A computed fold for a 75-nucleotide RNA from a Campylobacterota bacterium, annotated as c-di-GMP-I riboswitch aptamer. It was read from a public genome assembly, where an Rfam model found it. Its mean pLDDT, the model's own confidence on a scale to 100, is 76. Lineage of the source: Bacteria > Pseudomonadati > Campylobacterota.

[in-house]
RNA sequence: AAAGUUGAAGGCUAAACUCACUGCGAAGUGAGGACAGAAAACCAUGGGUCCCUUGAAGAUCGCCAGGUUACAGAA
Numbered sequence: 001a002a003a004g005u006u007g008a009a010g011g012c013u014a015a016a017c018u019c020a021c022u023g024c025g026a027a028g029u030g031a032g033g034a035c036a037g038a039a040a041a042c043c044a045u046g047g048g049u050c051c052c053u054u055g056a057a058g059a060u061c062g063c064c065a066g067g068u069u070a071c072a073g074a075a
Base pairs, nucleotide, nucleotide: 006075012037013036017032018031019030020029021028022027035062041068042067043066045065046064047063048060049059050058052055
């Protein structure tokens, strides 16, 4: 110096639920909240699930896989 394992401190995200708004809806946004998370950051590419006005449509990346990028890192 590099790689691997455990992982401190700091910072980050924010499930359920409540309120408001948007949407036919799945859901989304904002505020509160704190179950969790090391990709719970981003991308609907494949599968799954959900929705409707059944389509070459829509929602979900905090369901799984895949792709791209990434903070800190004490001991």